RNA sequence: UUCCAUCUUCGGGGCAGGGUGAAAUUCCCGACCGACGGUAAGAAGCUAUUUUAGCUUCAAGUCCGUGACCCACAAUCAAUGAUUGUGGUUGAUCUGGUGUGAGUCCAGAGCCGACAGUUACAGUCUGGAUGGGAGAAGAUGUCG
Numbered sequence: 001u002u003c004c005a006u007c008u009u010c011g012g013g014g015c016a017g018g019g020u021g022a023a024a025u026u027c028c029c030g031a032c033c034g035a036c037g038g039u040a041a042g043a044a045g046c047u048a049u050u051u052u053a054g055c056u057u058c059a060a061g062u063c064c065g066u067g068a069c070c071c072a073c074a075a076u077c078a079a080u081g082a083u084u085g086u087g088g089u090u091g092a093u094c095u096g097g098u099g100u101g102a103g104u105c106c107a108g109a110g111c112c113g114a115c116a117g118u119u120a121c122a123g124u125c126u127g128g129a130u131g132g133g134a135g136a137a138g139a140u141g142u143c144g
Base pairs, nucleotide, nucleotide: 004141005140006139007138008137009136010135017029018028019027031124032123033113034112035066036065037064038063042058043057044056045055046054047053048052061111062110070088071087072086073085074084075083076082077081093109094108095107096106097105115127116126117125
């Protein structure tokens, strides 16, 4: 230190306050939240140089992709189901500014959010879930 293999650990946040009502964290006013990888004209820092150059870290819910949920098929098993694999489905951004260039910067205004449950419709409550997981870090082996 490349690739690969095995193993270990880690790996999601959020309705304050109020209205109506018999009943709502589900409706209404309002509040709050933003997983993982990539990209990066921003921010901070370091090194050398003094025009600047290089490096490190952080930086997008809505730009590209991934994951959970759900569906189909196949295989397996202790089989009305479970597990594994493959495939499919799955949300949302504009305007202005700066600039050679903005989907990422600055400003403003928007928009989005699985399934099941519920005295009443859920991104935020409860549940599947002490689960799974994109992936992150590390150890050992292996190659150079």
Molecule: FMN riboswitch aptamer (RFN element)
Organism: Virgibacillus salexigens